[in-house]
About this RNA
The prediction has a mean pLDDT of 81. Predicted 3D model of a 74-nucleotide RNA (transfer RNA) from a Candidatus Dojkabacteria bacterium.
RNA sequence: AUCAGGGUAGCUCAGUUGGUUAGAGCACGGGACUCAUAAGCCCGGGGUCGAGGGUUCAAAUCCCUCCCCUGAUA
Repeated sequence: AUCAGGGUAGCUCAGUUGGUUAGAGCACGGGACUCAUAAGCCCGGGGUCGAGGGUUCAAAUCCCUCCCCUGAUA
């Protein structure tokens, strides 16, 4: 430099036929239980979906540019 894959919650990820409210597990906070702790149970907080622009009534999702990570080739 070229090509491919990826960037969504603190972490690991799902969601890509555009549409109902952006989700799961773990972690974190609270409650109940217990002599106490852990596990399990119940509830909850936390996101400008990498950045900017475009298309659309509507974009995490489609298009363009850029940034970052991983791999391959040179």
NCBI's taxonomy places the organism under Bacteria, Bacteria candidate phyla, Candidatus Dojkabacteria.